Record summary: Small-subunit ribosomal RNA from an uncultured bacterium, 1473 nucleotides, folded computationally. RNAcentral holds the sequence, with entries from ENA and SILVA. Its mean pLDDT, the model's own confidence on a scale to 100, is 83.
[in-house]
RNA sequence: AACGAACGCUGGCGGCGUGGAUAAGACAUGCAAGUCGAACGAUAUCAGUGGGGUAGCAAUAUUCCACUGGUAGAGUGGCGGAAGGGUGCGUAACACGUGGGAAAUUUACCGUAAAGACUGGGAUAACUCGCUGAAAGGCGAGCUAAUACCGGAUGUGACCUUCUUGGGAAGCUCAAGAAGUUUAAAGCUGGGGACCGCAAGGCCUGGCGCUAUACGAUAAGCCCGCGGCCUAUCAGCUAGUUGGCGAGGUAAAAGCUCACCAAGGCUAAGACGGGUAGCUGGUCUGAGAGGACGACCAGUCACACUGGAACUGAGACACGGUCCAGACACCUACGGGUGGCAGCAGUCGAGAAUUUUUCUCAAUGGGCGAAAGCCUGAAGGAGCGACGCCGCGUGGGGGAGGAAUGGCUUCGGCCCGUAAACCCCUGUCAUUUGUGAACAAACGGUGCCUGAUAAUACGAGGCAUCCUGAUUGUAGCAGAAGAGGAAGGGACGGCUAACUCUGUGCCAGCAGCCGCGGUAAUACAGAGGUCCCAAGCGUUGUUCGGAUUCACUGGGCGUAAAGGGUGCGUAGGCGGUUAGAAUAGUCUGUCGUGAAAUCUCUGAGCUUAACUCAGAAAUUGCGAUGGAUACUGUCUAACUAGAGAGUUGGGGGGGGGGCUGGAAUUCUCGGUGUAGCAGUGAAAUGCGUAGAUAUCGAGAGGAACACCAGUGGCGAAGGCGAGCCCCUAAACAACCACUGACGCUGAGGCACGAAAGCUAGGGGAGCAAACAGGAUUAGAUACCCUGGUAGUCCUAGCUGUAAACUGUGCAUGUUUGCUGUAAGCAGAAUUAACCCUGCUUUUAGCGAAGCUAACGCGAUAAACAUGCCGCCUGGGAAGUACGGUCGCAAGAUUAAAACUCAAAGAAAUUGACGGGGGCCUGCACAAGCGGUGGAGUAUGUGGCUUAAUUCGAUGCAACGCGAAGAACCUUACCUGGCCUUGACAUGCAAGUAGUAGAAUGGUGAAAGCCAGACGAGGUAGCAAUACCAGCUUGCACAGGUGCUGCAUGGCUGUCGUCAGUUCGUGUCGUGAGAUGUUGGGUUAAGUCCCGCAACGAGCGCAACCCCUAUGUCCUGUUGCGAACUGGUUCGCUAAGGCACUCCGGACAGACUGCCUCGCCAAAACGAGGAGGAAGGUGGGGAUGACGUCAAGUCAGUAUGGCCCUUACGGCCAGGGCUGCACACGUACUACAACGCCUAUGGCAAAGGGAAGCAAGGCCGCGAGGCUGAGCAAAUCCUCAAUCAUAGGCCCAGUUCAGAUUGCUGACUGCAACUCGUCAGCAUGAAGCCGGAAUCGCUAGUAAUGGCACAUCAGCUACGGUGCCGUGAAUACGUUCCCAGGCCUUGUACACACCGCCCGUCACAUCAUGAAAGCUGGUCGUAUCCAAAAACUGACUGUUAAAGUGGUUCAAGGUAUGGCCGGUGAUUGGGAUG
Repeated sequence: AACGAACGCUGGCGGCGUGGAUAAGACAUGCAAGUCGAACGAUAUCAGUGGGGUAGCAAUAUUCCACUGGUAGAGUGGCGGAAGGGUGCGUAACACGUGGGAAAUUUACCGUAAAGACUGGGAUAACUCGCUGAAAGGCGAGCUAAUACCGGAUGUGACCUUCUUGGGAAGCUCAAGAAGUUUAAAGCUGGGGACCGCAAGGCCUGGCGCUAUACGAUAAGCCCGCGGCCUAUCAGCUAGUUGGCGAGGUAAAAGCUCACCAAGGCUAAGACGGGUAGCUGGUCUGAGAGGACGACCAGUCACACUGGAACUGAGACACGGUCCAGACACCUACGGGUGGCAGCAGUCGAGAAUUUUUCUCAAUGGGCGAAAGCCUGAAGGAGCGACGCCGCGUGGGGGAGGAAUGGCUUCGGCCCGUAAACCCCUGUCAUUUGUGAACAAACGGUGCCUGAUAAUACGAGGCAUCCUGAUUGUAGCAGAAGAGGAAGGGACGGCUAACUCUGUGCCAGCAGCCGCGGUAAUACAGAGGUCCCAAGCGUUGUUCGGAUUCACUGGGCGUAAAGGGUGCGUAGGCGGUUAGAAUAGUCUGUCGUGAAAUCUCUGAGCUUAACUCAGAAAUUGCGAUGGAUACUGUCUAACUAGAGAGUUGGGGGGGGGGCUGGAAUUCUCGGUGUAGCAGUGAAAUGCGUAGAUAUCGAGAGGAACACCAGUGGCGAAGGCGAGCCCCUAAACAACCACUGACGCUGAGGCACGAAAGCUAGGGGAGCAAACAGGAUUAGAUACCCUGGUAGUCCUAGCUGUAAACUGUGCAUGUUUGCUGUAAGCAGAAUUAACCCUGCUUUUAGCGAAGCUAACGCGAUAAACAUGCCGCCUGGGAAGUACGGUCGCAAGAUUAAAACUCAAAGAAAUUGACGGGGGCCUGCACAAGCGGUGGAGUAUGUGGCUUAAUUCGAUGCAACGCGAAGAACCUUACCUGGCCUUGACAUGCAAGUAGUAGAAUGGUGAAAGCCAGACGAGGUAGCAAUACCAGCUUGCACAGGUGCUGCAUGGCUGUCGUCAGUUCGUGUCGUGAGAUGUUGGGUUAAGUCCCGCAACGAGCGCAACCCCUAUGUCCUGUUGCGAACUGGUUCGCUAAGGCACUCCGGACAGACUGCCUCGCCAAAACGAGGAGGAAGGUGGGGAUGACGUCAAGUCAGUAUGGCCCUUACGGCCAGGGCUGCACACGUACUACAACGCCUAUGGCAAAGGGAAGCAAGGCCGCGAGGCUGAGCAAAUCCUCAAUCAUAGGCCCAGUUCAGAUUGCUGACUGCAACUCGUCAGCAUGAAGCCGGAAUCGCUAGUAAUGGCACAUCAGCUACGGUGCCGUGAAUACGUUCCCAGGCCUUGUACACACCGCCCGUCACAUCAUGAAAGCUGGUCGUAUCCAAAAACUGACUGUUAAAGUGGUUCAAGGUAUGGCCGGUGAUUGGGAUG
């Protein structure tokens, strides 16, 4: 895009089309083929005329007969019924299409021509009578007619036979002629002047009909070339089969049929078989080439309940005819009959699905008829269906307070939206009223005219007039009324035009593909809005397109699917140069045909369009004929460049056979010799004192051939390796004289074909599947070890496959180069055979152009071309099943489908990863020091418990963490008691006046509730009063440590203070991307240098900042105190000063700056040195790139969404967070003599201090108490301990250690029971240095000693943050563990190795193979029975009909076989979860 469509929602009108695609299933009912009286006889009836009878006075009525005219039903006869109409079962065929042929034919009716139509005869239906049957019907007797039937005559002619002449390519041909045989007919109906006749009529003249013939037209039959489906898992088929002679038969050729003879015929260009199917013009699609289809319309074929058969006829083997058989249905008196909608309507059935039991013959056409006319479900119309195409409408203009509802919202507003309302118009369609066509012209009737005629007749022609409309009172036209009656469907994540809200919460659902949905869904559902189309819109199905995705146009095969394992060669395809002939292909002109319709163009008719009409073009084809002759093919004659042959030559693991050889292994024998050997990561099994291994000598036997040996050689491939001999094949080079296209490829075919395997017979040293044992391991049917059989070897056969790989078919030609290799030849030169140069062949490495998706290939192409073969068409199922072929078997070969997935795959890229590689770093290891893990206690966590033990943090990177302080408070938890606009904020409204406040009292655990003496205020106004503040009530709201850290902000941890991470421009690449950032050095560092298609830059590094180490200068109190001067209790102090220390500030200093050496380098840098307080970043801190972990935090605060609202909010009391069989982390104190205890002596820094620090004094053993100078601080207060000196302890559970417990106290606080700290006395537990494992630290560090501070009423601090004192040991080094950086490599990973992923097993579902069988269909073969019919006989018969016998033959029976299905216990694999 399309459709004979269907389904869902919706639906105003009209025109034109179209409508049983399934069950060729079954059919009720009606209709669809009749007509002719001018072929015929009879009957019935009507009318008229004539005659007779009866009744009646008569008119008249009635009846009979005859005649005339009409009507009706039946019959004889003629024509038609073979057309028209329906359907698509069958058919793969001369069925169809197209073009031819007939010297092999027929043709009713029709046309033309020409001849005839004479004379006789006997029946029969109808009808009547009889018999019979339920009916349908049948039988017999009698009467009768014809255009029915049959004789005789005639023979223009025709057929046949013979002959003559001519034509023809020709056999049985045509034309003309002659002779002979045979052979026909029917009348009906008009008119009529003369003549004849009583009449009928004769006769004459028309029309129709009849007979014979010729030609034509129309229609049909027959034959042939070519064309158009699938299947080779159908490869061979055929006995009337192929041909001949003869006969029969037909309208006609012919094995069409038969007898005889011959053995042919078809087939890989697909016979035969199977499946499917009517064919065509055309239709749909497509740029075309093609592909799919064959409704309507048209041509043709086939069929008519199923099967068979003939009759009649011009035509049939006959849709609405006959006979027979069968199935089905109906009637029946059970004896027997009847029927055939795939005609038009209609019914049932099946189905997703397909209409009215309509009108008319008015038109067109058909049948009959002389005609009128009759018949016509052909046809013309109407009806139903949005089934399709086309047209029209559902209104137009104005209209902003941008109304309301609705939706959204950032709450400002925005959208729907000029949309509506409202105002002004219009009147299509529908409605209604009226008017009102065309399709109609004939035929025929009447009248007239013309010509013909004897004629005013018939017939012919013409004019006038009359008659005929189903559709239809329709189309059209006019009037009326009123915007009045007329819009939906789908979509809105991308593809794909169109976005928001709400609900839902991996549910419900959506989905064409990708995919949406797990609490903020533009994807589900609803709504608003928007987009698309519109009386339709979507969905489903199907076809073509896109799909160059079967590739003719127009594809591929190194790695994506795809080169046959290799050669030889048949058919086939393709094929060198020159000349000629003929013209098959080819090109071209002309002619015929290519039906119409359709399509295209032009024009015309319906108001337009659809539709229809006219013309043109087209119909790409086929045939005939004329021409051209380049090319291809054919034939002829030549050629030598292809190919082959010849001569000479060298090279080679080419093949086959025979002979020979040495080294080694093993075994046997002998000698020597002694305890081990062998084997492995380590072992063990094994061998060995019966003498192994080792070693020497001799021998046996089999297999394989070290070195040479090489991207070296040979071969078609597989493959070939010791030496010599014999036989044999190929390639190459040189020469170039022979043949003369002999060539290339190659479907089938044939041959060869590694290893393993099989058969038979040998052989068997070593090795070694299977097997046994030993190890390893969780296991180890493996890897390792000890043994070991087939096999490996030979001969003869089979098998026929491999990653049979260069993953690259063979042949030929063309196309820049460089370097090797092997063989040969030539040249120059030489002592030379070497080297060198050139040519041919071979085999390799790189590489230009070009090609390629890239990788790569690149004269040995994967470049550019040609020829031929093979092969491919998403992955899996599957190289499987079934079938065939081959094989002894194993198996090989050929080779599907159902089902299932949305991928599978290739190449390259960036990462990540590796029990890959290289380089490097880090307290990472190592070297050391000290710990943890064992004990007790403290503290945190898990677990358990509980009314609650609030919550969070969970590997490193949670666990002395949030918490820098849980007795109440904190507090979030639990129990209980209370409050409800609330403990807190803002606003609105109403109310309230001893209001706000409040001593005090009651109750209570408190909160709360109740009562309450007393008792105010601000602003404006003169005041009344109003407002504020307050309270009460109500409404908005407050409040939430409720949820979501996976909705967020902010902050933080971590990798990691690791050295990385990016960008711009340029360049490279189809691209992802790369380059830069890699490389060589170097560094703590992507630090720096050099090099480089890169050049620069950003964030990081470093530096800048702070502290600290040295100095200078300045300042000089609260700091300092050297000198000078006083005082003194001799500690100090005053005055004076800023020298020193110190505090604060500002500078200086360090930069590889200098020297030497090292390194591929003059660079960077490194090593050493000088100087210096400090040396290579001096030490420390702050500082944390791009990012990772959906890391942590909604319980710090903030915050979206959700949730609660007399409670999930608020207040209070008490309890809990401290609970204890247990487990873990982090610490403290120890286990002691390097120690503990006692006494004495001495030295810090940094902090803190007012509800504070507190000196000093007094009291207390002590915690502490009382008192209290000074100090808001360089001023006062708080201030050390390790250490040193002296003494004691004497190795012990102790003078160690201090848990636990008891008692007595102190302090803080409203309050120490749960649940604080401290002191004193008493008690005196475990613990004697800690398993596996594990942590920290490289110098003022570890270790060790104390001091201070924050939080804080107090304290659980042994924690945290700081400060100073004392003060080490060790680092060979980078193999290993861990972490990290750079480069490189592999990858099937990308959620990135905590990845991916394989197979069994278990369960469920699905499709499928096999299967004893069972069952259905179809096609044969044999045989039995054999209807109707045809043919036939020598039988019966009047020789007629008929009967009867025979032959053929449908359906049917029996037996057997092939093919195709269905089903099947069980079973096999497959797919999915």